Description
Bacterial RNase P class A from Candidatus Caldatribacterium saccharofermentans, 351 nucleotides, folded computationally. The coordinates come from a structure-prediction model, not an experiment, and the mean pLDDT is 79. It matches the Rfam family "Bacterial RNase P class A". The family's RNA type in Rfam is ribozyme. The model forms 98% of the base pairs in the Rfam consensus.
[in-house]
RNA sequence: AGGGUAGGUCGGGCAACCGCGGGGAGUCAAAACUCCCUGAGGAAAGUCCGAGCUCCACAGAGCAGGGUGCUGGGUAACACCCAGUGGGGGUAACCCCAGGAAAGUGCCACAGAAAACAUACCGCCCCGGAAGGGGUAAGGGUGAAAAGGUGAGGUAAGAGCUCACCGGACGCCGGGUGACCGGCGUGCCUGGCAAACCCCACCCGGAGCAAGGCUAAAUAGGAAGGGAUGAGGUGGCUCGCUGACCUUCGGGUUAGCCGCUUGAGGAGUGGGGCAACCCACUCCCCAGAUAGAUGGUUGCCACUCUCUCUCAGGGAGAGUACAGAACUCGGCUUACAGACCUGCCCUCCUC
Repeated sequence: AGGGUAGGUCGGGCAACCGCGGGGAGUCAAAACUCCCUGAGGAAAGUCCGAGCUCCACAGAGCAGGGUGCUGGGUAACACCCAGUGGGGGUAACCCCAGGAAAGUGCCACAGAAAACAUACCGCCCCGGAAGGGGUAAGGGUGAAAAGGUGAGGUAAGAGCUCACCGGACGCCGGGUGACCGGCGUGCCUGGCAAACCCCACCCGGAGCAAGGCUAAAUAGGAAGGGAUGAGGUGGCUCGCUGACCUUCGGGUUAGCCGCUUGAGGAGUGGGGCAACCCACUCCCCAGAUAGAUGGUUGCCACUCUCUCUCAGGGAGAGUACAGAACUCGGCUUACAGACCUGCCCUCCUC
């Protein structure tokens, strides 16, 4: 210098004027006016996970159903994060994957002899005059996948039949919290699919801020039916729990307040830990609307693109993404013009 890889930060700035939501102060009988403060995001999004909060038993039992799935840790919790283990890819930085196929059932298209308690199409070997019989699984062929792989010995030809190395299984020993790793011995019997059923371990009650609560207004003490021999609720079922209203028709009202933003909160310093993260102290307060405010115009500047004059500095025009709170957090995923920063890897060049 070029290429790559992992992660992070920002995502237009300043000023003036006009306008909007929230809060405070003042004038004020009230209406209203004036002034001050404050007012979107890294994803506010998708609503995909996990929680807080509220109501129903402070959610209980069984069945059904669902979720997660290597190990250890972090966390309020998680499908998230960190550290590791094993396998795969890459020259590397780095990335991707993950329970059990020896509990049982099932499936493995086409091709092929055979797709799994094995079998024999071609071939090879032996017997036989031939027909045929026997041995074999080394070689060929089929297939996504063919009954350990390579080499040597051995044999009629062959074969874990024997041996060495590799791989796998089982047992023992050692190391590690563990996934797992290493060594020794026996010894080669038994493919794949669990995003097929299933098995194992752990977790999961339901509904959601239109939760839920309080006022005000309205009205009729309406009509019919049902209900302590249990209505209705507990939104999968059964039990259990609760315990007085419920359903339909016909009408009326359909306003306001709380919940609501101080919270697993943010910043700094110090400490612990490889890290995720945790602890202590100090400081800070950072939107709360309800059809939904957070905007618009102008000027200057910054950046990008285009055109143009001059030949390196001007001029003109256009553009500056994705998007937008609605009970609140922790994650994941997705979208994003452009700018910047950091760690690491590879190649080349120069000293």